[in-house]
The RNA shown here (transfer RNA) has 74 nucleotides and comes from Solobacterium sp. Its mean pLDDT, the model's own confidence on a scale to 100, is 81. It matches the Rfam family "tRNA". The family's RNA type in Rfam is transfer RNA.
Formats: sequence, structure tokens, C1' cells
RNA sequence: GUGCUCAUGGCGCAACUGGAUAGCGCAUCAGAUUCCGAAUCUGAAGGUUGUGGGUUCGAUUCCCAUUGAGCACA
Repeated sequence: GUGCUCAUGGCGCAACUGGAUAGCGCAUCAGAUUCCGAAUCUGAAGGUUGUGGGUUCGAUUCCCAUUGAGCACA
């Protein structure tokens, strides 16, 4: 340099060929329980889906560019 794969709450992951209120586990916070904790149960907060554009009625998903990581080739 060329090609391929990946990037989604603090962390690890889902989201079936575009249909939407983006979910799950852990962690955090609050409550219940307990003499106090742990564990358990209930609830809550937290995401401009790497970034910037484009297509579309509609984009995590498709297209272009770009950033970072990994792999292969040169």
C1' cells in the first nucleotide's frame, strides 16, 4: 500500500433479508427483606449505535468517506 472482519450504556454481548419504544447479563443507585451486611426480590437511571455525509416514508442494518483495533497478502 491492497483486501477482509470488528466498533452498540461503565464492562461483556443481542438486534434473523431496513419497520423502530435499541434489548440481555454484570456493575451502579433506590426500596423490600435483615440487628447490620451478604444473598434474594422489586424498581430506576444510564446509549445522539466510532465519526461525518448520502439513499429511503423509515437506517444499528444499505452506500461513500474517515478514525481506531485485528487478520491476510504485498